RNA sequence: ACCCCCGAAACGCAUCCGGGCAGGGGUGGGGGAACCACUCUCGCCGUCGCCCCCUCGACGGCUCGGGGUGAAGCCACACAGUGGCCGGGCACCUUCCCGCCCGAACCCGACAGCUCACCUCGCAGGCGUGCCGGAAGGACCU
Repeated sequence: ACCCCCGAAACGCAUCCGGGCAGGGGUGGGGGAACCACUCUCGCCGUCGCCCCCUCGACGGCUCGGGGUGAAGCCACACAGUGGCCGGGCACCUUCCCGCCCGAACCCGACAGCUCACCUCGCAGGCGUGCCGGAAGGACCU
């Protein structure tokens, strides 16, 4: 992002309605040239090349390096925590005020700046608790 079109089968007493695989469109994210920007990172373990060691290389594995999804991060300190900043949520939408709450988890695997073409993934779910503050503008209804 959390949509649109079309639509097989099951199923719903079902040729017509509902439902909805595949497919198409749109959309959100990741990878990925040139130009531009940045340059000073390339770790650990195992096997093999080679009888042994070092270096190097190939392959496989790992994650305190790095990167990605996401609001879920940064800094300081008296560091199981506290505070500040920042980010996210609070019942039609946007902004502001007051107040409250949250800042998890997972993935890639030494590799990823930007990025045309191109490649690729998604467009949805679970549990619990609580109950609608104030102002302005808009939308909708009457």